[in-house]
RNA sequence: GCUCUCAUAGUUCAAUGGAUAGAACAAAGGUUUCCUAAACCUUCGAUCCAGGUUCGAUUCCUGGUGAGGGCA
Numbered sequence: 001g002c003u004c005u006c007a008u009a010g011u012u013c014a015a016u017g018g019a020u021a022g023a024a025c026a027a028a029g030g031u032u033u034c035c036u037a038a039a040c041c042u043u044c045g046a047u048c049c050a051g052g053u054u055c056g057a058u059u060c061c062u063g064g065u066g067a068g069g070g071c072a
Stems, first nucleotide, its partner, number of pairs: 001071007010025004018055001027043005048064005
């Protein structure tokens, strides 16, 4: 230098064009317990950035940023 893949919650991952973007763990609160742990219930919390297509974009297209792989 060329090329491919990826970027979603504090973390690990789902969601192939239409639901209020979902689950587990974590955090906070509550029930229980003499206390703690465990268990159960509840809550909080996210689409890398800019533009385009579309009635509608996490999803498709273009560019950028970052990470990783391959070739030279």
A computed fold for a 72-nucleotide RNA from a Patescibacteria group bacterium, annotated as transfer RNA. The source organism's lineage runs through Bacteria and Bacteria candidate phyla. The coordinates come from a structure-prediction model, not an experiment, and the mean pLDDT is 81. Rfam family: tRNA. Gene Ontology term of the family: triplet codon-amino acid adaptor activity. Rfam's curators write: Transfer RNA (tRNA) molecules are approximately 80 nucleotides in length. The sequence is in RNAcentral, with records from ENA.